Context: one part of a larger RNA
RNA sequence: GGCGUACGGGGGAUGACUUGGCACCGAGAAGCGAUGAAGGACGUGGUAGCCUGCGAUAAGCCUCGGGCAGGUGGCAACAACCGUUAUGACCCGGGGAUUUCCGAAUAGGGAAACCUGGCCGGCUUGAUUGCCGGCAACCCGCGGAUGAAUGCAUAGUCCGCAGGGAGCUGACGCAGGGAACUGAACCAUCUCAGUACCUGCAGGAGAAGAAAUCGAAGAGACUUCCUCAGUAGCGGCGAGCGAAAGGGAACCAGCCCAAACCGUGUACGUGCAAGCAUGCGGGCGUUGCGUACGCGGGGUCGUGGGAAACACAGGCAGGGGCCGCAAACCCUGCACGAAGUUACAAAACCGGACCUAGCUGAACGGACUGGAAAGUCCGGCCACAGAAGGUGAAAGCCCUGUAGGCGAAAGGUUGACGGUCUUCGCGUGUUCUCCCAAGUACAGUCGGGUAGGUGAAAUCCGGCUGGAAUUCAGGGAACCCACUCUCUAAGGCUAAGUAUUACUCGGUGACCGAUAGUGUACCAGUACCGUAAGGGAAAGUUGGAAAGAUCCGCUGACGCGGAGGAAUUGAUCCUGAAACCGUAUGCCU
Numbered sequence: 001g002g003c004g005u006a007c008g009g010g011g012g013a014u015g016a017c018u019u020g021g022c023a024c025c026g027a028g029a030a031g032c033g034a035u036g037a038a039g040g041a042c043g044u045g046g047u048a049g050c051c052u053g054c055g056a057u058a059a060g061c062c063u064c065g066g067g068c069a070g071g072u073g074g075c076a077a078c079a080a081c082c083g084u085u086a087u088g089a090c091c092c093g094g095g096g097a098u099u100u101c102c103g104a105a106u107a108g109g110g111a112a113a114c115c116u117g118g119c120c121g122g123c124u125u126g127a128u129u130g131c132c133g134g135c136a137a138c139c140c141g142c143g144g145a146u147g148a149a150u151g152c153a154u155a156g157u158c159c160g161c162a163g164g165g166a167g168c169u170g171a172c173g174c175a176g177g178g179a180a181c182u183g184a185a186c187c188a189u190c191u192c193a194g195u196a197c198c199u200g201c202a203g204g205a206g207a208a209g210a211a212a213u214c215g216a217a218g219a220g221a222c223u224u225c226c227u228c229a230g231u232a233g234c235g236g237c238g239a240g241c242g243a244a245a246g247g248g249a250a251c252c253a254g255c256c257c258a259a260a261c262c263g264u265g266u267a268c269g270u271g272c273a274a275g276c277a278u279g280c281g282g283g284c285g286u287u288g289c290g291u292a293c294g295c296g297g298g299g300u301c302g303u304g305g306g307a308a309a310c311a312c313a314g315g316c317a318g319g320g321g322c323c324g325c326a327a328a329c330c331c332u333g334c335a336c337g338a339a340g341u342u343a344c345a346a347a348a349c350c351g352g353a354c355c356u357a358g359c360u361g362a363a364c365g366g367a368c369u370g371g372a373a374a375g376u377c378c379g380g381c382c383a384c385a386g387a388a389g390g391u392g393a394a395a396g397c398c399c400u401g402u403a404g405g406c407g408a409a410a411g412g413u414u415g416a417c418g419g420u421c422u423u424c425g426c427g428u429g430u431u432c433u434c435c436c437a438a439g440u441a442c443a444g445u446c447g448g449g450u451a452g453g454u455g456a457a458a459u460c461c462g463g464c465u466g467g468a469a470u471u472c473a474g475g476g477a478a479c480c481c482a483c484u485c486u487c488u489a490a491g492g493c494u495a496a497g498u499a500u501u502a503c504u505c506g507g508u509g510a511c512c513g514a515u516a517g518u519g520u521a522c523c524a525g526u527a528c529c530g531u532a533a534g535g536g537a538a539a540g541u542u543g544g545a546a547a548g549a550u551c552c553g554c555u556g557a558c559g560c561g562g563a564g565g566a567a568u569u570g571a572u573c574c575u576g577a578a579a580c581c582g583u584a585u586g587c588c589u
Base pairs, nucleotide, nucleotide: 001588002587003586004585005584006583007582008581009580015574016541017540020512021511022509023508024507025506026505027504028503029501030500031168032167039102040101041100042055043054044053046078049075050074051073061096062095063094064093065092066091070082071081072080107116108115109114118135119134120133121132122131123130138165139164140163141161142160143159144158145157146156172203173201174200175199176198177197183190187236213219214218223250224249225248226247227246233241234240254493255492256491261297262296263295264294265293266292267291268290269289270288274287275284276283278326279325280324281323282322302471304436305435306434307433308431309430310429311428312427315334316333317332318331319330320329336425337424338423339422340421348420349419350418351417352414353413354412355411356410358406359405360404364379365378366377367376368375380397381396382386388400389399390398442466443465444464445463446462447461448460473488474487475486476485477484528535529534548573551562552561553560554559
């Protein structure tokens, strides 16, 4: 020196564990904000720092309820205190008060958390000297005043108003804009893709929606899923793109206006045998007519519907009009019937249920091993409870719980149900007449969007130029024409089924187990890097309990040996692999 054996050092793999993650399910909630948010700065304790909480009333104040013998949040002690059968400390929940400064930030400014003023009120000072409280940003809306060019007016200006907005927020929604890499083995039409991204506007969902639909059978709003079907088609007929009807499911809900006509108000014009609801008779008479705008009634459809007029048919009682009569009409009440808070009118209450603290809740002992019993042995018990977690190893019966049952002063929610309550209530037939959404439909041209790239290219939307009809009408049925069928545009509302999850509660996992699982199990979006946008770590485990090693010996110290402790668990602390470094020893050289 090599090979081996034993024992160590070193190192932190492996195993075990889990405070943290991941995915999903059910339910809730789906917003917060000028009554100043989200997010911060600075303070705040007996205590220097950080975290958490809170705000000059500052780890807190008041009140109501629950609960309890222990407490004064954590690192984390120490000091000084509070409470203990009640005058209830600490803790949990409902409501309230306080809530510096910045921040939409809003008196003005500003390099956020700062600076500088004005007005009103209060206290104060020698002093508008200082302090405190309040008001004043902008836009829109509403109301009022004033008021140009320009006569009326309008614009503008000014004043008032606890009327609204502004900003933040994870995804989901609709709309306005809108790429490129890429694919086409190049590339230009095409594709990626109406994707990413930007902007606006929301809502708890949004959007869509009661046929001027489909398409050949008839169906009968919309939405979503499965299918139809990678079909019909489109396509430098390349790459690729790609329906619909129909069928099966989920869920179901239908309505309101404009207009004709009637009444009424205002303004303007016009007018005195027109009119006063209808018929007849009387009476009255500035009450009439037209236009414009508003309000109330009426009315809402495609086997066309409605208005108006006429005809037929009507629950009871009371009242009404210029008067009388007549029927009819209108109003009120009752009865009957129907409906209702999400559209179709609209408000509220009660019962009940639920949420935000909680309460109750069965049944076990001995021996043995051990540091420790829940293990083993022996003998019992409960079970609407043998889910789970903890307890010195592995517990149905030790603790927390579990099944089951109970509970709210206060605040909130509430689908269905019951009650109070609210609202509404005729129909048929006939047609001389009236109405049924206009710069619209449609055409030309140029674009967009439809699965469909201009094609024979319909349907839908838009720019420009032209420009209809009114039920004997108009649109559509994939150029166009005829026939046939079908629907009624140019106004509007509408729950459910559908999408999503930052957030709250409960639960599940042939999900991870510290190089995994979130970037973060740990004081992590931290340390650190970058001018900045931005990038972005590492780091878990003594033990049942600190009982964190008093004491003895060696040493300068670290440390080592005893003692103690279950312990090579000693704080570089569970297990403790390998590389690497030693000590002792066997063999070989």
Molecule: large-subunit ribosomal RNA, domain I
Organism: Pseudomonadota bacterium